Predicted 3D model of RNase P RNA and transfer RNA as a complex of 451 nucleotides. It holds a member of the Rfam family "Bacterial RNase P class A".
RNA sequence: GGAGCAGAACAAACGAUCGCCGGAUCUUUAUCGGAUCCGGAGGAAAGUCCGAACACCACAGGGUAGGGUGCUCCAUAACGUGGAGUCGCGGUGACGUGAAGGAAAGUGCAACAGAAAGUAUACCGCCCCGUCGUCGGCGGGGUAAGGGUGAAAAGGUGCGGUAAGAGCGCACCAGUUCCCCGGGUGAUCGGGGAAGCUUGGCAAACCCCACCUGGUGCAAGACCAAAUAGGGGAACAUUUGAGGAUGACCCGUCCGAGUUCCCGGGUAGGUCGCAAGAGAUGUCGGGCAACCGACAUCCAUAGAUGAAUGAUCGUUGCCCGGUUCGGGGUAACCCGAACCGGAUACAGAAUUCGGCUUAUGGGUUGCUCCGGCC
RNA sequence: GGCGGUGUAGCUCAGGUGGUUAGAGCAUGCGGCUCAUAUCCGCAGUGUCCGGGGUUCGAGUCCCUGCACCGCCACCA
Repeated sequence: GGAGCAGAACAAACGAUCGCCGGAUCUUUAUCGGAUCCGGAGGAAAGUCCGAACACCACAGGGUAGGGUGCUCCAUAACGUGGAGUCGCGGUGACGUGAAGGAAAGUGCAACAGAAAGUAUACCGCCCCGUCGUCGGCGGGGUAAGGGUGAAAAGGUGCGGUAAGAGCGCACCAGUUCCCCGGGUGAUCGGGGAAGCUUGGCAAACCCCACCUGGUGCAAGACCAAAUAGGGGAACAUUUGAGGAUGACCCGUCCGAGUUCCCGGGUAGGUCGCAAGAGAUGUCGGGCAACCGACAUCCAUAGAUGAAUGAUCGUUGCCCGGUUCGGGGUAACCCGAACCGGAUACAGAAUUCGGCUUAUGGGUUGCUCCGGCC
Repeated sequence: GGCGGUGUAGCUCAGGUGGUUAGAGCAUGCGGCUCAUAUCCGCAGUGUCCGGGGUUCGAGUCCCUGCACCGCCACCA
C1' cells in the first nucleotide's frame, strides 16, 4: 500500500421567525380563550418470522388429529432466541456455517445411461476343457481383481496364493461392533486390545423416538349516549330437548325455551383501555461469557385518532476531495493549521416488551493474508 | 395496527420432491376448404413457473428469506 474477517457505538448541535400535540401552574366574560414553563419517533419505529405479558371465552376438563423443536451444558418470563463448547462441511487464514436424534420398526424413491441400483450383477474382459479350423469362431464351466455406464457399482495399498481371480490369507491403514484405561458435568477426545466383520444413499421422503403445545386477539375488552322497523320469510324444536359453551373431531360436564339462516332497517358518536415497566441509569460483587445479585438515583421523559413532533434562514460539528504553509521522517508517508468545494444515508410510533430477519451514509477498533521499502 | 390469500405462455387458468414429460382453452402465424370473408379442419410457435439462497444426483413442486398484489377485522334490534 492492497485484499479480507469480526465487533461496538454514532447517525447531529445552537440561535431567530412562524406553525402543531400532551402535561403542570396561573388567569379569564371560570364557556371559548390567554400567559409562562417542561416534554415531544428509531436502530431499525420496517417485515409480522417467533415468544410472552395483558384481555375475553363457565370447563384455560380428558383424548385424537394437527403444529413446533431435535448434538452437549448453561442463561432466560419464554422462544424456533442468546452464551460457551463438541463434531461435520467450506476457506491459505482471520473466520463462517449446519435443518447436528433414528436407515437391522415398517413403507417408499433413484429418470436416462448401464449387465446390474441393495445382501442387485456378468456387457467387454481373464482362465480351464472340448470342437471347427488356424490373424479367428462356437459350446460348457469358473471369476468379479481390470475396463466401460452413472451422482452413486459393495473398503484402500502392497505381498503371497490361484488354472485365472477374489479378505482367499498376511502386513499396514480406513470404517463397524465389543472390551479396558485416562481427561471432561457432558456432547466427545486420546491410548490399548479383540473380531476378516466390510453390513450403500435419501427422513427440508412418509414415518419412528424424546420433549413442548387451549383458542382468539387492543379493530382484545369495559362503559356511556343516540336512532330505527323486531318489519317480512323459511327450517327445526318446545324437556322423547332444537340450539349453544372461541380452530377441527370424539367423550364428559354445563346452559337451555325458543334457536338458526335469509331479505330488509338504524347508528356508524364519545370515554376508558393509553403507558410505572420481566423499566432505565450508575457503582460494586459472582461468572470465560450470555447473564444473575446487592445498593443508590430517576420517571410534569410521545400518547396521536384522518392521525401531532414541522417549515424557512444563519452558524457550527462529523465525513470526503483539492491547494498552501509548518513540524516529523532515509523514503513511502504521517500530524497540525488556514482557505475553497461537496455531502449528511435507510427511513416515521399506534397495547407493551424480549429476540430474529431485511434496508442503510460515514468513519472507527481489533485480527488475517499478499506485495514493497528500510 | 392485526389476521388470511395469490403470483405458471400475449390473456384466463390446471398441475405439482407422492420427482427427471411444463399442459388446456382463447388469441397469433402458415396451409387447406370458398368467387371472397367468416365458420370449420390440420400444423406450428409462444415459458426468468415473482426474485435470491438452501436440501437433493436432479426443484416449477420441499424449506428459509425478500418483492408485488388482493381480501377481512364495530354496534343495535